RNA sequence: GGGCCCGUAGCCUAGCACGGAUCAGGGCAUCAGCCUGCGGAGCUGAGGGUCGCCGGUUCGAAUCCGGCCGGGCCCGCCA
Numbered sequence: 001g002g003g004c005c006c007g008u009a010g011c012c013u014a015g016c017a018c019g020g021a022u023c024a025g026g027g028c029a030u031c032a033g034c035c036u037g038c039g040g041a042g043c044u045g046a047g048g049g050u051c052g053c054c055g056g057u058u059c060g061a062a063u064c065c066g067g068c069c070g071g072g073c074c075c076g077c078c079a
Base pairs, nucleotide, nucleotide: 001075002074003073004072005071006070007069010028011027012026013025020059030046031045032044033043034042052068053067054066055065056064
């Protein structure tokens, strides 16, 4: 330098091929309440998201297109 894959909440992850609006879903964790003599476990609820960044297409983008950033794998060149 070239090719491929990945980036969604503090962590892990579904959704992406086939665009569909409303609060973008789940698990763990966190917080509050219930329960308990206290704690854990359990139950109920709550908060937490620029969907890596910018731009484009579209009535509408996490999803499609382009560029860039970061991570991983492979290949090539120089030495």
Molecule: transfer RNA
Organism: Nitrososphaerota archaeon